[in-house]
Molecule: c-di-GMP-I riboswitch aptamer
Organism: Campylobacteraceae bacterium
RNA sequence: CAUUAGCCCAGCCAAACCUGUCGUGAGACUGGGACGGAAAGCCACGGGUCUCUCCUGCCGAUCAAAGUGGAGAGACAGCCGGGUUGCAUCU
Numbered sequence: 001c002a003u004u005a006g007c008c009c010a011g012c013c014a015a016a017c018c019u020g021u022c023g024u025g026a027g028a029c030u031g032g033g034a035c036g037g038a039a040a041g042c043c044a045c046g047g048g049u050c051u052c053u054c055c056u057g058c059c060g061a062u063c064a065a066a067g068u069g070g071a072g073a074g075a076c077a078g079c080c081g082g083g084u085u086g087c088a089u090c091u
Stems, first nucleotide, its partner, number of pairs: 005091002012037002017032002020029003035078001041084003045081003048076008057068002
């Protein structure tokens, strides 16, 4: 110096929930809060979950709803994998 495992110190992030704002929505952000986290930093690339809109689609006796399939547009990086960058430091 690199890797692996475990723990401590310092600092870091912040789930649920509450408050306010934004969004049709999934959700995002601010403040509080702390379940957890060694990438819980960043990137929607693969899978996944979720939302909205659409369809002489399927299902439905008929229309609608619900369900399901497809198309489009989105959300989630704290679901899994992948990519990329990276802090402190004891045994």